[in-house]
Context: one part of a larger RNA
RNA sequence: UGACGGGGGCCCGCACAAGCAGCGGAGCGUGUGGUUUAAUUCGAUACAAAGCGAAGAACCUUACCAGGGCUUGACAUGACGGUGGUACCUCUCCCGAAAGGGAGGGGGACCCUUCGGGGAGCCGCCACAGAUGCUGCAUGGCUGUCGUCAGCUCGUGCCGUGAGGUGUUGGGUUCAGUCCCGCAACGAGCGCAACCCCCGUCGUUAGUUGCCAGCGGUUUCGGCCGGGCACUCUGGGACGGGGAGGAAGGUGGGGAUGACGUCAAGUCCUCAUGGCCCUUAUGGGCUGGGCUACACACGUGCUACAAUGGCGGUGACAACGGGCAGCGAAGGGGCAACCCGGAGCCAAUCCCCAAACGCCGUCUCAGUUCGGAUUGCACUCUGCAACUCGAGUGCAUGAAGUCGGAAUCGCUAGUAAUCGUGGAUCAGCAUGCCGCGGUGAAUACGUUCCCGGGCCUUGUACA
Numbered sequence: 001u002g003a004c005g006g007g008g009g010c011c012c013g014c015a016c017a018a019g020c021a022g023c024g025g026a027g028c029g030u031g032u033g034g035u036u037u038a039a040u041u042c043g044a045u046a047c048a049a050a051g052c053g054a055a056g057a058a059c060c061u062u063a064c065c066a067g068g069g070c071u072u073g074a075c076a077u078g079a080c081g082g083u084g085g086u087a088c089c090u091c092u093c094c095c096g097a098a099a100g101g102g103a104g105g106g107g108g109a110c111c112c113u114u115c116g117g118g119g120a121g122c123c124g125c126c127a128c129a130g131a132u133g134c135u136g137c138a139u140g141g142c143u144g145u146c147g148u149c150a151g152c153u154c155g156u157g158c159c160g161u162g163a164g165g166u167g168u169u170g171g172g173u174u175c176a177g178u179c180c181c182g183c184a185a186c187g188a189g190c191g192c193a194a195c196c197c198c199c200g201u202c203g204u205u206a207g208u209u210g211c212c213a214g215c216g217g218u219u220u221c222g223g224c225c226g227g228g229c230a231c232u233c234u235g236g237g238a239c240g241g242g243g244a245g246g247a248a249g250g251u252g253g254g255g256a257u258g259a260c261g262u263c264a265a266g267u268c269c270u271c272a273u274g275g276c277c278c279u280u281a282u283g284g285g286c287u288g289g290g291c292u293a294c295a296c297a298c299g300u301g302c303u304a305c306a307a308u309g310g311c312g313g314u315g316a317c318a319a320c321g322g323g324c325a326g327c328g329a330a331g332g333g334g335c336a337a338c339c340c341g342g343a344g345c346c347a348a349u350c351c352c353c354a355a356a357c358g359c360c361g362u363c364u365c366a367g368u369u370c371g372g373a374u375u376g377c378a379c380u381c382u383g384c385a386a387c388u389c390g391a392g393u394g395c396a397u398g399a400a401g402u403c404g405g406a407a408u409c410g411c412u413a414g415u416a417a418u419c420g421u422g423g424a425u426c427a428g429c430a431u432g433c434c435g436c437g438g439u440g441a442a443u444a445c446g447u448u449c450c451c452g453g454g455c456c457u458u459g460u461a462c463a
Stems, first nucleotide, its partner, number of pairs: 001463002003460003007457007015447002019411002022408001026303008034294002042053002064289004070283001073128001077127002080124004088107008110119003130278001133276003139272002141267003144263001146261001151190006157166003170181003196255004204236004210229001215226003305404001309363007321352003326345002331340003370401001375396007417439007
């Protein structure tokens, strides 16, 4: 000087408390451990691994396994030799699961040229290619975490033999090393804040969305038409000072933004890269299988155990987005998944588009009209192909489950809870992920205690 203390003081944080809904019990989904396996590819492992890399494992992906095959190689550069009906396209036959191997037929180029030839391509040979092989404890880059915590330092000066201290401590204050005062310090840098984006109010500008607001038309009664930018909405637009008003007030709410560093944290399977290793194989192609196994154990979710509910009928109201190998309306068929059909739309123009909720009826506390696992049969769709191993529909079957031990998680407001909805990936496949809106709470006395953290101080035989 730090680190540590079941030392002290001060102070924060959904840290506790107060409250709401969960997890731990059940069934199922998903990830992991373990076990199994020819293989169940690899990585991630307290917080900070485990719906994680994977924003899509039937083939492909694919890195794993088995089998049958290739060797200048699927890809790059260079050297040498060969080939000029060569490259390339196409047809036939044989072995084969394909890859690959073998045989034969037809068509048929390109660039330069001094017309000798040269180049490209192809074949052979060589140098090399190639490797998701090892080492993240050789590395770059990127990332997690402490932590959006308020800290971490420097120059000069001063103090100390020195390590170092001072500044940065102190008194107040703040979300904040935020600001003020004091002070052998005076300044400065990286952080904080602000500058950036979204939401909330009003005004301005513009109007092929919106509006009988004001007028006219109307057979389809629909902004449908003429017409108009008032309103709604959508997009654009600047700043400074003072006041008022009040949707917004003392940081209005949210996002982006992560200091010096810590964990030899994570990643050589994104990429890059040192070293090591393989080179008729640890490279490359193919078919099939596996990554989907299953006595168990854990994480994270979904659905429930019902009446604040289930079922049937009926009536409404969103937002963010997406759409041409696409979204797909009206109309029709089917109990339904879905099919036929194709209008319109490169989209504020057309299409994809709510549920909870309200009203009416029924069920009356039961393993039930709760719950839907499991299984049988019949189908639909995508795709070369749904056996291993897809999703969906109908009928039948109806399991466990009556609110969950010890323990444990999230959340302080448009939040939790609950309801649906869009998108990325994607042929198909979502209870996951990233967004969107609808309905919409309870509680916080307080800081003794648990956890994490900040500042000062104290002890130390630790560094």
The part of an RNA shown here (small-subunit ribosomal RNA, 3' major domain) has 463 nucleotides and comes from an uncultured prokaryote. Rfam family: Bacterial small subunit ribosomal RNA. Rfam links the family to the GO terms ribosome and structural constituent of ribosome.